[in-house]
RNA sequence: ACGGGCGUAGCUCAGUUGGUAGAGCAUUGGUCUCCAAAACCAAGGGCCGUGAGUUCGAAUCUUACCGCCCGUGCCA
Numbered sequence: 001a002c003g004g005g006c007g008u009a010g011c012u013c014a015g016u017u018g019g020u021a022g023a024g025c026a027u028u029g030g031u032c033u034c035c036a037a038a039a040c041c042a043a044g045g046g047c048c049g050u051g052a053g054u055u056c057g058a059a060u061c062u063u064a065c066c067g068c069c070c071g072u073g074c075c076a
Stems, first nucleotide, its partner, number of pairs: 001072007010025004019056001027043005049065005
């Protein structure tokens, strides 16, 4: 440099006819206990990488850029 894949909660990941975002773990609070752990209940936490476009409506479609991973190649 070229080709492919990925980017969604603190972490790991879902999210298919485009219809307005979820799970597990973790965190916080509560119940229980002499205390703690475990278990159970509840809550908080998101500009869906950034911008633009299409659309009544975009995590999802188009496009540019940014970052990460893989492969091929170039220079030294």
Predicted 3D model of a 76-nucleotide RNA (transfer RNA) from a Crocinitomicaceae bacterium. It was read from a public genome assembly. NCBI's taxonomy places the organism under Bacteria, Pseudomonadati, Bacteroidota, Flavobacteriia, Crocinitomicaceae. It matches the Rfam family "tRNA". About the family: Transfer RNA (tRNA) molecules are approximately 80 nucleotides in length.